[in-house]
């Protein structure tokens, strides 16, 4: 990098150094000099690998080692389609995109 497959309205920050942007996206609406990004240090959240258990699952159970991941807002909201509504606007299914495990 492509493909597959599973999750996602839960839950978690403080210091350093930095010194103006960031929330993937020409909307939208936040957050940001009462200090972004980004990197470093600690600590911390889940529980996908993982590890224990049996009555073997869409199952309980740890989290003490280890591989990631993550710690404003629902994946922040929308985008396509489809029902539904007088309108705002609601419901549901996608794509995209995130993460994790697997394959090439």
């Nucleotide at each position: 990098a492509a493909c597959u497959u599973a999750u996602g309205a839960a839950g978690a920050a403080a210091g350093g150094u930095g010194g103006a942007g960031g929330g993937a996206u020409a909307g939208g609406c936040c957050c940001u000099u009462u200090g972004a990004a980004a990197c470093c240090u600690u600590g911390g959240c889940a529980a996908c690998c993982u590890c224990c258990g049996c009555a073997a699952g869409u199952c309980g159970g740890a989290a003490u080692a280890g591989g990631u991941g993550c710690c404003a807002a629902a994946u922040c909201c929308a985008a396509u389609c489809a029902g539904u509504c007088a309108a705002g606007g609601c419901u549901g299914a996608u794509a995209a995109g995130a993460u994790a495990a697997g394959u090439u």